[in-house]
RNA sequence: GCCCCCUUAGCUCAGUGGUAGAGCGCGUUCUUGGUAAGAACGAGGUCGCCGGAUCGAUUCCGGCAGGGGGCUCCA
Numbered sequence: 001g002c003c004c005c006c007u008u009a010g011c012u013c014a015g016u017g018g019u020a021g022a023g024c025g026c027g028u029u030c031u032u033g034g035u036a037a038g039a040a041c042g043a044g045g046u047c048g049c050c051g052g053a054u055c056g057a058u059u060c061c062g063g064c065a066g067g068g069g070g071c072u073c074c075a
Base pairs, nucleotide, nucleotide: 001071002070003069004068005067006066007065010024011023012022013021018055026042027041028040029039030038048064049063050062051061052060
């Protein structure tokens, strides 16, 4: 330098063109004599950034950034 994959909640990851989810973690309450466990409720997101097409994008297209992998051979 070229090719491929990934980027979504604090962490690990789903997901879909029509107001975004799970588990763990965190907070409150219930329960207990008190913890742990359990139950209920809740907080927490510019869906990496910029642009394009679309009535509408986290999803499609292009570029950029970051991370991971592969190739850069023979004469």
The RNA shown here (transfer RNA) has 75 nucleotides and comes from Arthrobacter sp. MYb214. It matches the Rfam family "tRNA". Its family is annotated with triplet codon-amino acid adaptor activity in the Gene Ontology. It was read from a public genome assembly.